[in-house]
Molecule: transfer RNA
Organism: Patescibacteria group bacterium
This record gives sequence, structure tokens and C1' cells, in this order.
RNA sequence: CGGGCCGUGGUAUAACGGCAUUAUACACGCUUCGGGUGCGUGUGACCCGGGUUCAAUUCCCGGCGGCCCGA
Repeated sequence: CGGGCCGUGGUAUAACGGCAUUAUACACGCUUCGGGUGCGUGUGACCCGGGUUCAAUUCCCGGCGGCCCGA
């Protein structure tokens, strides 16, 4: 320098263009003499900018970051 893939709560992960999922972690409660386990409730996220669309995590363009390949 060229090409490919990826970017979602603290972490990990799903999502035909139509309410953002689940696990874990965290907080609270139940259970226990206490802890752990188990159960319930709650908090918390779409990398940035623009475009298309009634509607974008999703499609398009640009940027940024990460990984891989080539030179």
C1' cells in the first nucleotide's frame, strides 16, 4: 500500500428492515444458625458520521478500531 472478516451492557453471545435475546457479573429479596448452591426481581448495550426507508443493530457510503492474508 492492496484485499477479506469483525465491531451489541463490565464480560461473552443472538437478533426476516418493525419491543434489542440469553448467559454471566453486579444490586436487592427468599431459602440457611451462617456461607455456598438454588429461586425470584431489578440495573445496564447496538463504534462514529452521513444516505436509503414510514421505520435501520440489520441495507448503502465514508471514517475509526481490532484480527487475518498478500506485497